[in-house]
Predicted 3D model of a 350-nucleotide part of an RNA (small-subunit ribosomal RNA, central domain) from a metagenome.
Context: one part of a larger RNA
RNA sequence: CUGGGCGUAAAGGGAGUGUAGGCGGGAAGAUAAGUUAGGAGUUUAAUUUUCAGGCUCAACCUGAAAGCUGCUCUUAAUACUGUUUUUCUUGAGUAUGGGAGAGGGUGAUGGAAUUCCAGGUGUAGCGGUGGAAUGCGUAGAUAUCUGGAAGAACACCAGUUGCGAAGGCGGUCACCUGGCCCAAUACUGACGCUGAGGCUCGAAAGCUAGGGGAGCAAACAGGAUUAGAUACCCUGGUAGUCCUAGCCGUAAACUAUGGAUACUAGAUGCUGGAGAAGUCAAUCUCUUCGGUGUCGUAGCUAACGCGAUAAGUAUCCCGCCUGGGAAGUACGCUCGCAAGGGUGAAACUC
Numbered sequence: 001c002u003g004g005g006c007g008u009a010a011a012g013g014g015a016g017u018g019u020a021g022g023c024g025g026g027a028a029g030a031u032a033a034g035u036u037a038g039g040a041g042u043u044u045a046a047u048u049u050u051c052a053g054g055c056u057c058a059a060c061c062u063g064a065a066a067g068c069u070g071c072u073c074u075u076a077a078u079a080c081u082g083u084u085u086u087u088c089u090u091g092a093g094u095a096u097g098g099g100a101g102a103g104g105g106u107g108a109u110g111g112a113a114u115u116c117c118a119g120g121u122g123u124a125g126c127g128g129u130g131g132a133a134u135g136c137g138u139a140g141a142u143a144u145c146u147g148g149a150a151g152a153a154c155a156c157c158a159g160u161u162g163c164g165a166a167g168g169c170g171g172u173c174a175c176c177u178g179g180c181c182c183a184a185u186a187c188u189g190a191c192g193c194u195g196a197g198g199c200u201c202g203a204a205a206g207c208u209a210g211g212g213g214a215g216c217a218a219a220c221a222g223g224a225u226u227a228g229a230u231a232c233c234c235u236g237g238u239a240g241u242c243c244u245a246g247c248c249g250u251a252a253a254c255u256a257u258g259g260a261u262a263c264u265a266g267a268u269g270c271u272g273g274a275g276a277a278g279u280c281a282a283u284c285u286c287u288u289c290g291g292u293g294u295c296g297u298a299g300c301u302a303a304c305g306c307g308a309u310a311a312g313u314a315u316c317c318c319g320c321c322u323g324g325g326a327a328g329u330a331c332g333c334u335c336g337c338a339a340g341g342g343u344g345a346a347a348c349u350c
Stems, first nucleotide, its partner, number of pairs: 004321003007304002012318001014201004021194003025088007033081002035077008048066007091191001092188004096183004103177007110154001114150008125136002162169002206247006215241002220236004258317006266295011299306002323350003332343004
């Protein structure tokens, strides 16, 4: 290279955008680069094949001829691919009218709860646990009422609901803003798919600077438990959690399932449109497009299971895998303030 794979055995990049590249819809013409056929030339020696000869034969050796997947030139063919011209509308996109939504950003604002502060009532306990103790409380706690302050999160609605490329997104209102879906026409006319590098986004934790700090809570302290208890339980409690600006770039970043397109039984739920029948209307029935679930036929699968949202049948492009350990380590390079990230072996061993 051929070949085999990637839900769970090793293996889908965390996600997008897009450069190069690869691949690419229907019709007609031109061309003849790829392709196909014929011819010519060339294709070191040995090897190979055929014939002949030499060692008593053979192996072996020698001679002659042929052949040697290639290359060059030439003649022709034109189905496919390429190039080019013209053209088409179904892929893709634009315009118009509607629609749903926790999609994103900024600002404002609301109530419940919690803690704290001040005051009133009130008195001996409160709190906590399996049981306790540490802790709080006669300097008046807990409980209860009134007023105030602060920060964070948004009960019910709420739903295998919706939106987003993924991470993710949930009180309310306003402004700015991205994407998506449906309907009927019109327009552009293949403008497409994928995408090595690159660029952008990317939970939590962590880092830098400045704020903020109610609750919770790594570390830490104490009380318990225990043989011990650097834990589980309890009382406290600092980073952090929150905001602004910047970094980090990783996760069981999971559907452990890359993206795109086409095709291949059904049943049933939810959700966003559109249409029809029927109706005063609601409701209900049918059809159709988009999404999201459950079950299931064929088929696939080692099995589990998947099954039009495929793990079925096919095509295109990318990423990745090749026994376990050593090891996601060492070394080098590179990114980072650091923590560390990316790339990524071998000896040895089983």
Rfam family: Bacterial small subunit ribosomal RNA.